Predicted 3D model of RNase P RNA and transfer RNA as a complex of 428 nucleotides. It holds a member of the Rfam family "Bacterial RNase P class A". By type it is a ribozyme.

RNA sequence: UAAGUUGACUAGAUGAUCGCAGUUAUAUGAUUAUAACUGAGGAAAGUCCGAGCUCCAAAGAGCAAGGUGCUGGAUAACAUCCAGUGGAGGUGACUCCCAGGAAAGUGCCACAGAAAUAUACCGCCUGGUGAUUAAUUCAUUAGGUAAGGGUGAAAAGGUGAGGUAAGGGCUCACCAGGAUUCAGGUGACUGAAUUGCUAGGUAAACCCCAUCUGGAGCAAGUCCAAGUAGGGAGAAAAUAUGAAGUUGCUCGCUUCUUUCUCCGGGUAAGGACGCUAAAGAUAUCUGGUAACUGAUGUCAAAGAUAGAUGAUCAUCCUAGACAGAACUCGGCUUAUAGGUCAACUUAUAUU
RNA sequence: CGGGUUGUGGCGCAGCUUGGUAGCGCGCACGCCUGGGGGGCGUGAGGUCCCGGGUUCAAAUCCCGGCAACCCGACCA
Numbered sequence: 001u002a003a004g005u006u007g008a009c010u011a012g013a014u015g016a017u018c019g020c021a022g023u024u025a026u027a028u029g030a031u032u033a034u035a036a037c038u039g040a041g042g043a044a045a046g047u048c049c050g051a052g053c054u055c056c057a058a059a060g061a062g063c064a065a066g067g068u069g070c071u072g073g074a075u076a077a078c079a080u081c082c083a084g085u086g087g088a089g090g091u092g093a094c095u096c097c098c099a100g101g102a103a104a105g106u107g108c109c110a111c112a113g114a115a116a117u118a119u120a121c122c123g124c125c126u127g128g129u130g131a132u133u134a135a136u137u138c139a140u141u142a143g144g145u146a147a148g149g150g151u152g153a154a155a156a157g158g159u160g161a162g163g164u165a166a167g168g169g170c171u172c173a174c175c176a177g178g179a180u181u182c183a184g185g186u187g188a189c190u191g192a193a194u195u196g197c198u199a200g201g202u203a204a205a206c207c208c209c210a211u212c213u214g215g216a217g218c219a220a221g222u223c224c225a226a227g228u229a230g231g232g233a234g235a236a237a238a239u240a241u242g243a244a245g246u247u248g249c250u251c252g253c254u255u256c257u258u259u260c261u262c263c264g265g266g267u268a269a270g271g272a273c274g275c276u277a278a279a280g281a282u283a284u285c286u287g288g289u290a291a292c293u294g295a296u297g298u299c300a301a302a303g304a305u306a307g308a309u310g311a312u313c314a315u316c317c318u319a320g321a322c323a324g325a326a327c328u329c330g331g332c333u334u335a336u337a338g339g340u341c342a343a344c345u346u347a348u349a350u351u
Numbered sequence: 352c353g354g355g356u357u358g359u360g361g362c363g364c365a366g367c368u369u370g371g372u373a374g375c376g377c378g379c380a381c382g383c384c385u386g387g388g389g390g391g392c393g394u395g396a397g398g399u400c401c402c403g404g405g406u407u408c409a410a411a412u413c414c415c416g417g418c419a420a421c422c423c424g425a426c427c428a
Base pairs, nucleotide, nucleotide: 001347002346003345004344005343006342007341008340009339010338012316013315014314015313016312017311018310020039021038022037023036024035025034026033027032041322045333046332048331049330050329051328052327053217054216055215056214060251061250062249063248065213066212067211068210069209070084071083072082073081074080085099086097087096088095089094100208101207105206106205107202108201109200121149122148123145124144125143126142127141128140129139130138131137157175158174159173160172161171162170176198177197178195179194180193181192182191183190184189221273222272223271224270231263232262233261234260235259236258242256243255244254245253265427266426267425280299281298282297283296284295285294287292317320352424353423354422355421356420357419358418361377362376363375364374371408379395380394381393382392383391384390401417402416403415404414405413
């Protein structure tokens, strides 16, 4: 210098004018006025996980159903994060992986092929019988054989040699895997030795093993006020049953004497709380490889309910992407123009 | 704001549970029957199975992530 990898940050700037929402203070009869302060994001999004919070018994039992799935740790919790193990990719920095069990059982493996978990179609070899011949060869039959052919995604470890009637881990060398023993490691696992042990794939099929999960969601839920045709039709149950309590079933518990559906009626679809200080952010130090944790200090930073966070002008530049809170947090995923910083890798050149 | 369902030729749907051939009706094109229309019969075309990735020998189907459309949900008596 070029090409990359990883991590972090930023998300046009400055000024003026007008406007909107909230809080506080002052004034006021007042839902009004004035002043000061504050006013979207890294994803506010998707609603995919995990929690807080609320109600149902401050939640219970069994079955069913579902989630997770290498190891150790972090955390309120998690499918997240950190550090490792194994595998895959890359020259490398580094990245990616739903990564338990197929010798517990069941299912499936289309087409093709003789045969799909068991097999003899062709071929090779041996014996019997028949024909024939100089040797041989042919037909048939009983067996052996997975080396060779052909089919397939996949055909009973692979390559080579020896051996054999022909073959075959039958034997040997090397390679791949498994099992056992020993050593190291908390563990996943790794290394060595021994042993011919070679057992198809699929569990993002049922299933097994381990572990976790009660349901619903702020339109949860609590309080106040006003109002009415306190109506009509249908269905179910009926004095220990029935219904409801948003659970698939059974039980248990609580409440009620009725409950459910449809039509119709009322409420300005009223007001207040829930509502924003929360497992919060940040600086320094302690512990830890790290995620994270503990101590001390500092900060107060939207809270609407037709729904605010905007518009115009001027100047400058690199000409500004994706996008707009609705109970709140921790994550994940997806969208995203341009720019800045740090560490590292590879190649080339120079010193 | 919260919860749920669906996506397959032009339209309406099946197939997904149990993975191997994508099918049915209407419509469309051509031909035949008829003097013509209607109708009937026959033949044929038309599919990124919403998009992307993964598991598998093999994916419309199983798993993960997006996109789009649709449906339901106030309180009182």